[in-house]
């Protein structure tokens, strides 16, 4: 250069055949409990779905160009 894979919440991941408002666990912040902390319970914040265009009534999901990562091949005195 080519081909594959992958990007979802602070981290690790789900996410059904394209359907209605995008979840979990940890982990953050409040409260209850305790002298105090942990444990253990309730609760709340958190998201451009890695970015653009594009289908389409309707996209985290098809298409296409770009971006970053990881494989794997091929070039390289």
């Nucleotide at each position: 250069g080519c081909g594959c894979u992958u990007g979802u919440a602070g981290c690790u991941c789900a996410g059904u055949u394209g359907g209605a408002u995008a979840g979990a666990g940890c982990g953050u912040u409040g409260g209850a409990u305790u002298c105090c902390g942990g444990u253990u319970c309730c609760a709340a914040a958190g998201g451009c779905c890695g970015g653009g265009g594009g289908u389409u009534c309707g996209a985290a999901u098809c298409c296409u160009c770009c971006c970053a990562a990881g494989c794997g091949c091929a070039c390289c005195a």
Overview
Predicted 3D model of a 77-nucleotide RNA (transfer RNA) from a Bacteroidota bacterium. The source organism's lineage runs through Bacteria, Pseudomonadati and Bacteroidota. Rfam family: tRNA. Model confidence (mean pLDDT): 81 of 100.